[in-house]
RNA sequence: ACACGACAAGGGCAAACGCCCCGAAAGGGGCGGGCGCAAAACCACGGAUCUAAGGUCUCAUCGGGGACUAGGAUGGCCGGGCUACCGAA
Numbered sequence: 001a002c003a004c005g006a007c008a009a010g011g012g013c014a015a016a017c018g019c020c021c022c023g024a025a026a027g028g029g030g031c032g033g034g035c036g037c038a039a040a041a042c043c044a045c046g047g048a049u050c051u052a053a054g055g056u057c058u059c060a061u062c063g064g065g066g067a068c069u070a071g072g073a074u075g076g077c078c079g080g081g082c083u084a085c086c087g088a089a
Stems, first nucleotide, its partner, number of pairs: 004087002012037002017032006035076001042081002045079003048074003054069006
């Protein structure tokens, strides 16, 4: 240095849930809170999943309903990229 990850050391992040805000929604942000995580730091390139505003089609008794669709979302779904603390076996 690379790989690896301990009943080590210093620590770090923060699920569900609650309140407030943003968003059409999925979901995101802040505060609290801890389920867990050795990258649960960062990145939507591949896959997977979620949502469907807009678009297309369709039904209809005006309002409306239904189906499909990602330019949206999830990195704490997986793969991959990339950066990093410590140093037992």
A computed fold for an 89-nucleotide RNA from a Clostridia bacterium, annotated as c-di-GMP-I riboswitch aptamer. Its mean pLDDT, the model's own confidence on a scale to 100, is 90. Its Rfam family is "c-di-GMP-I riboswitch aptamer". Gene Ontology term of the family: cyclic-di-GMP binding. It was read from a public genome assembly, where an Rfam model found it.